[in-house]
RNA sequence: GCGGUUGUAGUUCAGUGGCAGAACAUCCGACUGUGGCUCGGGAAACGAGAGUUCGAUUCUCUCCUUCCGCC
Numbered sequence: 001g002c003g004g005u006u007g008u009a010g011u012u013c014a015g016u017g018g019c020a021g022a023a024c025a026u027c028c029g030a031c032u033g034u035g036g037c038u039c040g041g042g043a044a045a046c047g048a049g050a051g052u053u054c055g056a057u058u059c060u061c062u063c064c065u066u067c068c069g070c071c
Base pairs, nucleotide, nucleotide: 001070002069003068004067007064010024011023012022013021018054026042027041028040029039030038047063048062049061050060051059
């Protein structure tokens, strides 16, 4: 340099055009003599830009990034 692949919450992952979810973690509360377990509740994310569309995490393009291969 070329081809493919990956990118969603702190972490691991769902989500095939119509309100962004789960588990663990974290915070608050209940329970407990304290802690843990358990239970209830909260906060927290679509890599960046553009395009298509009434509407984009999803489709298209460019860039960045993860990994793999070729040279």
Transfer RNA from a Nanobdellota archaeon, 71 nucleotides, folded computationally.
Rfam family: tRNA.